c-di-GMP-I-GGC riboswitch aptamer from Rosistilla oblonga, 74 nucleotides, folded computationally. The coordinates come from a structure-prediction model, not an experiment, and the mean pLDDT is 86. Rfam family: c-di-GMP-I-GGC riboswitch aptamer. Rfam links the family to the GO term cyclic-di-GMP binding. The sequence is in RNAcentral, with records from Rfam.

Order: sequence, then C1' cells, then structure tokens
RNA sequence: CUUGAAAAAGGCAAACCGUUCGAAAGGGCGGGGCGCAAAGUUACGGGUCCUUUGGGAUUGCCGGACUGCCAAUG
Repeated sequence: CUUGAAAAAGGCAAACCGUUCGAAAGGGCGGGGCGCAAAGUUACGGGUCCUUUGGGAUUGCCGGACUGCCAAUG
C1' cells in the first nucleotide's frame, strides 16, 4: 500500500420504549439490539426529509476526503 474479519482484544448500536430540546425534519440522555470491518470524523457532491421559504436536518441513503485496531499479502 492492498485485501480481509477466520482468530484475538475490543468498539459502535437499528426498530421500539422512557425522558428532554426543537416550529418540524430530527438531535441529546437512558434502556434495548436489527445489524456494522470503519455503522469513527467531516454536510464537500448527490439523494431524501422539514420549513417560520430565511434556512435547517440526515454520514446506519450513496459517494468523496481525513483518521484508526487486528491479521495476511506485496
């Protein structure tokens, strides 16, 4: 650098429920666990959603960028 999750150490946490913030999409915290090899970060491009039509949200929708554990190949 590339590939991969067989092993090892781990990590994250869908739907739903409780609570809270927000006009809303949706976010925070707790429970929960569908899944994930970047389901870590970034709203940069596209898509989708909301709108008080000024703007906003979504990275676990797709892609790009940056960073990272382990193993193997070169």